Predicted 3D model of a 135-nucleotide RNA (SAM riboswitch aptamer (S box leader)) from Mariprofundus ferrinatatus. Taxonomically the source falls in Mariprofundus (Bacteria, Pseudomonadati, Candidatius Mariprofundia, Mariprofundaceae). Model confidence (mean pLDDT): 79 of 100.
């Protein structure tokens, strides 16, 4: 770098190096951060998603008891749940900063009175980050 798939409109800083960018990809059109110090690095705090870890309804297998009807250990699956920062990783401007493709509610405006054009309220796909799972 690929495949499944979950969540992405909430939350979290301060210093030292360091110097001119930077706002998650292609790019492009906004806006914003930024010498009152961008990105990188580092060190001390924080923040709470995922996986591990605790509990767990239905479900499924089913020793074992029973004359049967039934009960029913383990096992395996796990909607939810709660708790922490211990453990692996993520994260600490702004909706993933807004759009840009597609579908479009109300609205405008010109006529042909049903249509064309703007304009987009919302919605959805795609990329993209994170984190788990396969190969």
């Nucleotide at each position: 770098g690929c495949u499944u798939u979950a969540u992405c409109c909430a939350g979290a800083g301060c210093a030292g190096u360091g110097g001119a960018g930077g706002g998650u990809u292609a790019c492009a059109g906004g806006c914003c951060c930024u010498g009152a110090g961008a990105a990188a690095c580092u060190g001390c705090g924080g923040c709470a998603a995922c996986c591990g870890g605790c509990c767990a309804a239905a479900g499924a297998u089913g020793a074992u008891c029973g004359c049967a009807a039934g009960a029913g250990a383990a096992u395996c699956c796990g909607a939810g749940g709660a708790g922490a920062a211990u453990g692996g990783u993520g994260c600490c401007a702004a909706u993933g900063c807004c759009u840009g493709c597609c579908c479009g509610a109300a609205g405008u405006a010109a006529u042909u009175u049903a249509u064309u054009a703007c304009c987009g309220a919302g919605g959805g796909a795609g990329c993209g980050a994170u984190g788990a799972u396969g190969g």